[in-house]
RNA sequence: AACGAACGCUAGCGGCGUGCUUAACACAUGCAAGUCGUACGAGAAAACUCUGGCUUGCCAGAGUUAGACGAGUGGCGAACGGGUGAGUAACGCGUGGGUAAUCUACCUUUGGGUUUGGGACAACUCCGGCGAAAGGGAUGCUAAUACCGGAUAAGCCUACGCACCCCUCGGGGUAAGUGGGAAAAGGUGGGGACCUUCGGGCCUACUGUCAUUGGAUGAGUCCGCGGCCCAUUAGCUAGUUGGUGGGGUAAUGGCCUACCAAGGCUACGAUGGGUAGCUGGUCUGAGAGGAUGAUCAGCCACACUGGAACUGAGACACGGUCCAGACUCCUACGGGAGGCAGCAGUGGGGAAUUUUGCGCAAUGGACGAAAGUCUGACGCAGCAACGCCGCGUGAGUGAUGAAGGUUUUAGGAUCGUAAAGCUCUGUCAGUGGGGAAGAAUUGUCGUCUGGGUAAUAUUCAGAUGAAGUGACGGUACCCACAAAGGAAGCACCGGCUAACUCCGUGCCAGCAGCCGCGGUAAUACGGAGGGUGCAAGCGUUGUUCGGAAUUAUUGGGCGUAAAGCGCGUGUAGGCGGAAAUGUAGGUCAGAUGUGAAAGCCCUUGGCUCAACCAAGGAAGUGCAUCUGAAACCAUAUAUCUUGAGUACGUCAGAGGAGAGUGGAAUUCCCAGUGUAGAGGUGAAAUUCAUAGAUAUUGGGAAGAACACCAGUGGCGAAGGCGGCUCUCUGGGACGAUACUGACGCUGAGACGCGAAAGCGUGGGGAGCAAACAGGAUUAGAUACCCUGGUAGUCCACGCCGUAAACGAUGUGCACUAGGUGUCGCGGGUAUUGACCCCUGCGGUGCCGCAGCUAACGCAUUAAGUACCCCGCCUGGGGAGUACGGCCGCAAGGCUAAAACUCAAAGGAAUUGACGGGGGCCCGCACAAGCGGUGGAGCAUGUGGUUUAAUUCGACGCAACGCGAAGAACCUUACCUGGGCUUGACAUCCCGAUCGUACCUUUUGGAAACAUUAGGGUCAGCUUGGCUGGAUCGGUGACAGGUGCUGCAUGGCUGUCGUCAGCUCGUGUCGUGAGAUGUUGGGUUAAGUCCCGCAACGAGCGCAACCCUUACCACUAGUUGCCAUCAUUAAGUUGGGCACUCUAUUGGAACUGCCGGUGUUAAACCGGAGGAAGGUGGGGACGACGUCAAGUCAUCAUGGCCCUUAUGUCCAGGGCUACACACGUGCUACAAUGGCCGGUUAUAGAGGGCAGCUAACUCGCGAGAGUAAGCAAAUCCCAAAAAAUUGGUCCUAGUUCGGAUUGGAGUCUGCAACUCGACUCCAUGAAGUCGGAAUCGCUAGUAAUCGUGAAUCAGCAUGUCGCGGUGAAUACGUUCCCGGGCCUUGUACACACCGCCCGUCACACCACGAAAGUCAGCAAUACUAGAUGUCGUUGAGCCAAUCCCGCUUGCGGGAAGGCAGACGCCGACGGUAUUACCGGUAAUUGGGGUG
Repeated sequence: AACGAACGCUAGCGGCGUGCUUAACACAUGCAAGUCGUACGAGAAAACUCUGGCUUGCCAGAGUUAGACGAGUGGCGAACGGGUGAGUAACGCGUGGGUAAUCUACCUUUGGGUUUGGGACAACUCCGGCGAAAGGGAUGCUAAUACCGGAUAAGCCUACGCACCCCUCGGGGUAAGUGGGAAAAGGUGGGGACCUUCGGGCCUACUGUCAUUGGAUGAGUCCGCGGCCCAUUAGCUAGUUGGUGGGGUAAUGGCCUACCAAGGCUACGAUGGGUAGCUGGUCUGAGAGGAUGAUCAGCCACACUGGAACUGAGACACGGUCCAGACUCCUACGGGAGGCAGCAGUGGGGAAUUUUGCGCAAUGGACGAAAGUCUGACGCAGCAACGCCGCGUGAGUGAUGAAGGUUUUAGGAUCGUAAAGCUCUGUCAGUGGGGAAGAAUUGUCGUCUGGGUAAUAUUCAGAUGAAGUGACGGUACCCACAAAGGAAGCACCGGCUAACUCCGUGCCAGCAGCCGCGGUAAUACGGAGGGUGCAAGCGUUGUUCGGAAUUAUUGGGCGUAAAGCGCGUGUAGGCGGAAAUGUAGGUCAGAUGUGAAAGCCCUUGGCUCAACCAAGGAAGUGCAUCUGAAACCAUAUAUCUUGAGUACGUCAGAGGAGAGUGGAAUUCCCAGUGUAGAGGUGAAAUUCAUAGAUAUUGGGAAGAACACCAGUGGCGAAGGCGGCUCUCUGGGACGAUACUGACGCUGAGACGCGAAAGCGUGGGGAGCAAACAGGAUUAGAUACCCUGGUAGUCCACGCCGUAAACGAUGUGCACUAGGUGUCGCGGGUAUUGACCCCUGCGGUGCCGCAGCUAACGCAUUAAGUACCCCGCCUGGGGAGUACGGCCGCAAGGCUAAAACUCAAAGGAAUUGACGGGGGCCCGCACAAGCGGUGGAGCAUGUGGUUUAAUUCGACGCAACGCGAAGAACCUUACCUGGGCUUGACAUCCCGAUCGUACCUUUUGGAAACAUUAGGGUCAGCUUGGCUGGAUCGGUGACAGGUGCUGCAUGGCUGUCGUCAGCUCGUGUCGUGAGAUGUUGGGUUAAGUCCCGCAACGAGCGCAACCCUUACCACUAGUUGCCAUCAUUAAGUUGGGCACUCUAUUGGAACUGCCGGUGUUAAACCGGAGGAAGGUGGGGACGACGUCAAGUCAUCAUGGCCCUUAUGUCCAGGGCUACACACGUGCUACAAUGGCCGGUUAUAGAGGGCAGCUAACUCGCGAGAGUAAGCAAAUCCCAAAAAAUUGGUCCUAGUUCGGAUUGGAGUCUGCAACUCGACUCCAUGAAGUCGGAAUCGCUAGUAAUCGUGAAUCAGCAUGUCGCGGUGAAUACGUUCCCGGGCCUUGUACACACCGCCCGUCACACCACGAAAGUCAGCAAUACUAGAUGUCGUUGAGCCAAUCCCGCUUGCGGGAAGGCAGACGCCGACGGUAUUACCGGUAAUUGGGGUG
């Protein structure tokens, strides 16, 4: 885009079309083929005339006209028209031819006839008759255009024959002649003469009829070409192929028959199977094509199924006959009837397809002389939006942008000039009125002209006039009336694809053509508003073509995506060198015929337009015939040498086959020497060995393979070929001449070769070695490793026929830059010679330009540019499988599907990530060390459990002494109970009270809360009072929420990681993703720096700038300091500011200097100087990003939820529980120690007024009392401790260790019961250095020692700081972990915690096999044989013609015919066997999906 459509929703009108695609299923009822009296017999009623009878309007008879209904004889028609598409793969159809191989009723034409006789049969009549019916029988008449005989024959048919012409050479035609043969029917009208039995003859007109000549039309038959699928159908055929004789037909022919011959078809697809009516056309497409074959038209086939003939011009006959079968109906059970695939209609099937209508008015058909009759053909109407086309559902104006809906950032926006309102119009529908065309013939009547005739009859032809005819239908159309009134839906709105928001839902419900959407903010589901598209329709489904260059002729491919046969020889076929001559098959040009009509296209015209219809034209690329051209292809002839080949010479070679032969090595055997191990492995063991191994020496045997040479070297078609010699043999290269003369290339089938493994027979068997055994390894180890070991490996002969048989690249030929190796042969130059060098041909490699390629890559050995031929491919899986066939001894091979299933599978390259890949490098990463954890007790956190509650969060590193810098109440979020509801808190409004706030107080109560009494008495002004402020009460907006979502978010934080990285602009390269820069060579802590470079620059990171610490200087000296002077118990005081220190500003360090190394670099190493040396130490500082990391419970915040509760107040409880498990710590286990006492010392950094608190007194102590100083370099906390020194303990569960428990206290606080810290006395648990495992640390570090602070009423083993004492070790980077750069592989990209394979279990699906079993179809053989044609027979029967007899009429015979019988063929059947195909099946096999 289209449709004979169907379904869903919807629906105003008209025109024109179309309407069982399925069950060629079955059919009730009606109709669809009759007509002619001018062919014929019979012939009722009626009318008229005449006659008779008479009851004057009835009966009888005769005649004329007219000849009805329903039958009959006869003629024509019924073979057309109408339906359907079952069958058919065929000369059935299309197209073009032939018929010299034919027929043709009716029509037309030519010339000619129409003569003479005869006998029947229907109807009818009649029959005590048969039958239920359908129907049938017998008797007796009768006509014809029915039937039969004779005559005639121009012409016709046929035989002979002569001449001519044509020809396809078979034959045909024409015209003389001779012989033979075959016809007929009448009817009607008119009529002057003549005749008459008055019927007529006769004449004439029309018509019919017979034979004949042409034509037209129609039909038969034959041929060339064209048009479906399967080769998993490869061979088929006995009337088969041909001939001769005969038969048959309208006609050719094995069409049929007898005989003879053995042919015919087939890879250019026979035979078989499946499917199918064919065509003009239709749909689609740019075309070429593809699909299709409704309506209309041409042809064919069929008519319940199968068979058969009859009649006829024509049938093997839709509404005819006979037989058989199935089915339906009637029946008296004996027997009969029927055929809608005609028009309507019914049932059934189905997703689905109409009225049992009107009319012959028109067109067409049958019959008829005609009128006319018949016509479900046809013309119309009805039903159906089934299709195409047209029209309408209003037009103009109208902004308060109404109301209302939707939405909102609350302003607005949008529906929207849309509506309302105002002004108009009148299509359609409605009502009323008018009202067509389609109709013109025929016939009748009248007039005129002409033919014919004896005729002015009749009649025929033509012209003209009159009357008359419409189913549709009172329809189309026209006019008037009133009235905006009665007339819009459907689908879609994530992308493709035009059109967006809100609500609901929450991986549910659902959507979906593909991708996909939906898991709480869905433009994708459902609804709404809005929008988009089309519109009386709109969507969905189905089907076809297109897009699809996705079967590629136009117009594709095969190195890696699917795809080159493993290789050769070669048949058919295809293709083929140069020049010449001819032919004309292909080719090209012209002409003629045909290519039906309709349709498509163009131009006009008719319906108001259009659809539709009509006229004319064009086109129809085709086929056939004729004429011409001769380049090319083809073909014929005669040539040529360049393709190909032959001869000659030289040469290289693991080319092949056979025979022989050699040495090294392994193993075994014998003998010697010799002694305890050998062997083997990562380590071992099995194994061998004191019966003497291994080792070593000598000798022997056997089999197999041939080190070095050896080489991207050679040879071969490929597989493949390797010691040496000989024999036979294939191919190749080079060189120079001669010869042949296209002999060539490719190659479907076919044939041959073809690694390894395997198979068969017979040998052989040293080594190696599937299977197998043992030992190891391992979770296991049917493996890898080891010890053994059989087939096999080897030989001969025969099979197999496959490999990643690979260059994953078919063969041949030609052309298209080079460079550089190597092998073989040759030429040149040169040399004493061998090289070197230049060059030609042939092989074999590497690199590389153009070009090609998706890229990778290929690139004179093409994957470039072209040609020829062959093979192969067409999404993945199923599957190289099943079935079938062929081959094989088997294993198996070759050929080769489908169902089903998926939306991908795949190639090349890119960026990452990953690797038990590689290279380089770093880090307390390992190693080297020191000290811990893991064991004990306790503290603390977590899990779990428990509980009314044990609030919540955090979960590998990167949760777990974490949020929490401190839960007795509070905190507090949890639980129980008691209260409040505009609320504990904020803003606004109304009313009341005014001082309120605040302090003290009474009562109830657990408190919240309620209540009482007192104290306290505000500020500003424009001074009327108002405003501010406070409390109480009320109303509703609202408050409130530690309720949910950290996966809606902001902010903040952790982590990789203080790792050295992460990017950009421009340029360049690439089809692109991307690359380059950022890689490389060095160097660094560092993408730090240097050099190089298609890159040049830049940014965020690194470093530096900041703080602190280490040194110095300047400035400044109080509360700090004290060298000198004086003084004191004391820097206490005077004095001083030099020193220390404090705190401000500066300096100092930069690889700056020297040497070496390094690329004259960057830098590194060493040194000097220096307080400090190579970033001096430490801190703050954290790139692009990752982890949907953490946090809605810090805060903020979208959405959702609660609102007398999930808010808020209060009391008590809980967060502190405790069989258990884990993390982090503290204290220990002791002598480098504990305890005691004395003594001597020495810090830093902090904090302090609701505070730190000296000194003094009391207490064993915690502490209490009292009380100076200090808002701090001044006073206080404050004692530093380890250390040092002296004593004691003596290796023990202890004078270690301190848990636990009892008692007594102190302090804080409203309050220490749950549940604080501390003190004293008593008690004195585990624990004797900790399994597997694991953590921290590289220098002022670890370890160890004390000290301060925050939080805080109180509570510190935690956290954050501070200083004191103060080590050990680092060879080094193999390994573990983490990280960086480069490179490599990848089937990963959620990125290795990835991906993914197979079995098993379960469910479902399709398929294969299968003992069988059941259908279908076909073949063959036999049997049987209806009807019927044909043949034979025909003793029975018979009117016509002939003969004979008797004589009428009858009998007999002949001819001819009929019944019957027999035979051939043969349908439906029967029996048997077989092939094919399908269904089903216990069981079984693999496959697919989950």
A computed fold for a 1490-nucleotide RNA from an uncultured prokaryote, annotated as small-subunit ribosomal RNA.
It matches the Rfam family "Bacterial small subunit ribosomal RNA". Its family is annotated with ribosome and structural constituent of ribosome in the Gene Ontology.
The sequence is in RNAcentral, with records from ENA.